[in-house]
Molecule: Bacterial RNase P class A
Organism: soil metagenome
RNA sequence: GAGCCGGGCAGGCGGCCGCGUCGGGCGGUGUGCCGCUCGCCGAGGAAAGUCCGGACUCCACAGGGCAGGGUGGUGGGUAACGCCCACCCGGGGUGACCCGCGGGACAGUGCCACAGAGAACAGACCGCCGCGCACCGGUGCACGCCGGGCGCGGCAAGGGUGAAACGGUGGUGUAAGAGACCACCAGCGUGCCGGGUGACCGGUGCGGCUCGGUAAACCCCACCCGGAGCAAGGCCAGACAGGGAGCGUUCGAGGGUUGCCCGCCCGAGCUCCCGGGUAGGCCGCUAUCGUCGGCCGGCGCCUCUCGAGGGCACCGGCUGCGAGGAAGGCGCCGGCAACGGCGUCUCGAGAGGGAUGGCCGCCCCCGGGCCGGUUCGCCGGCCCCGGGACAGGAUCCGGCUUACCGCCCGGCUCGU
Numbered sequence: 001g002a003g004c005c006g007g008g009c010a011g012g013c014g015g016c017c018g019c020g021u022c023g024g025g026c027g028g029u030g031u032g033c034c035g036c037u038c039g040c041c042g043a044g045g046a047a048a049g050u051c052c053g054g055a056c057u058c059c060a061c062a063g064g065g066c067a068g069g070g071u072g073g074u075g076g077g078u079a080a081c082g083c084c085c086a087c088c089c090g091g092g093g094u095g096a097c098c099c100g101c102g103g104g105a106c107a108g109u110g111c112c113a114c115a116g117a118g119a120a121c122a123g124a125c126c127g128c129c130g131c132g133c134a135c136c137g138g139u140g141c142a143c144g145c146c147g148g149g150c151g152c153g154g155c156a157a158g159g160g161u162g163a164a165a166c167g168g169u170g171g172u173g174u175a176a177g178a179g180a181c182c183a184c185c186a187g188c189g190u191g192c193c194g195g196g197u198g199a200c201c202g203g204u205g206c207g208g209c210u211c212g213g214u215a216a217a218c219c220c221c222a223c224c225c226g227g228a229g230c231a232a233g234g235c236c237a238g239a240c241a242g243g244g245a246g247c248g249u250u251c252g253a254g255g256g257u258u259g260c261c262c263g264c265c266c267g268a269g270c271u272c273c274c275g276g277g278u279a280g281g282c283c284g285c286u287a288u289c290g291u292c293g294g295c296c297g298g299c300g301c302c303u304c305u306c307g308a309g310g311g312c313a314c315c316g317g318c319u320g321c322g323a324g325g326a327a328g329g330c331g332c333c334g335g336c337a338a339c340g341g342c343g344u345c346u347c348g349a350g351a352g353g354g355a356u357g358g359c360c361g362c363c364c365c366c367g368g369g370c371c372g373g374u375u376c377g378c379c380g381g382c383c384c385c386g387g388g389a390c391a392g393g394a395u396c397c398g399g400c401u402u403a404c405c406g407c408c409c410g411g412c413u414c415g416u
Base pairs, nucleotide, nucleotide: 001414002413003412004411005410006409007408008407009406011363012362013361014360015359016358017357019042020041022039023038024037025036026035027034028033044390048401049400051399052398053397054396055395056229057228058227059226068225069224070223071222072221073087074086075085076084077083088102089100090099091098092097103220104219108218109217110214111213112212125159126158127155128154129153130152131151132150133149135148136147137146138145139144167185168184169183170182171181172180186210188207189206190205191204192203193202194201195200233283234282235281236280242274243273244272245271246270247269254266255265256264257263288323289322290321292320293319294318295317296316297315298314300312301311302310303309325347327346328345329344330343331342332341333340334339364388365387366386367385368384369382370381371380372379373378
């Protein structure tokens, strides 16, 4: 100088203005809430795409099979996965390292465009070789020889086409040739030995001499999969209209009068069901929870004529104990690693599909410009300019993929 891999950050501080939930105070009120004010808290590495896998909830479910969908080297990890780790094989790179939708093409079927003679139990355009005719040219007296032509055959070495042409190199052989035969190599099948948990690797023998590709084509094999999703689901539960039933109008429903009875007063409506488990509200809900205990505060009930005192229940705050999370940080141990175990600490959006922003100042980082210095590698300064991304929760969690101005740290490779 050029790269490879892993990890991390995602500008900071202050002021002003603004937004959302919750809580306190004050005021208003139609008692449902509303307004003002104060305080706490208030997005991410991807919150995104909603592509996989789960938790949770409801529905379905004896058991098995078909259909349908998915996955696909091996061994591990995990709640699970199409994810992760390690390894194997193949490909790329000098290398660090990267990439692979990586079962089966002798179970069967299909397809292989264009070009090319021929593309799957292939084929002969140019070419090479043999025989025949005696048609043409050269030479020659002629036989003949050389070159060409026509016909009949042989061949697949060389050329050419193509992504791919039925092994490669050398030899024997031949008219020319050819696994026709031989040696070596590659590849296929198969047996044995050794290593490995395994994918597979190393060695060795034999066989016919080569048997193409494509399964993100049908298909075959092995394994996995019930459906829907927080708008899941659960609890409380209306009002008006309208409809129905019952009771009642001097044989008085119902209401008022101190809780009950009597009495007194008013008195024509009252109750239930459907509407509708609808509208609406609350929970689920976001690391807390407890049918446990203690202290403090508030409201209510009982004892009581009332109060005080005592008791009971509920709510809230603080605290002790117990339980608890596929959550996060740190430490130790096991493991190559993914990950697991133990200990300890921390958990503060949780909404109505709705809020987290703006301006200013200073500093920081990056790029450019200007000035000064220079050992020409760079260094320093500036109230000069520009930039600081991608993007935002909505039940939660594990992944993958995609987007992203830049910066920092660690390890490694190659060149000089």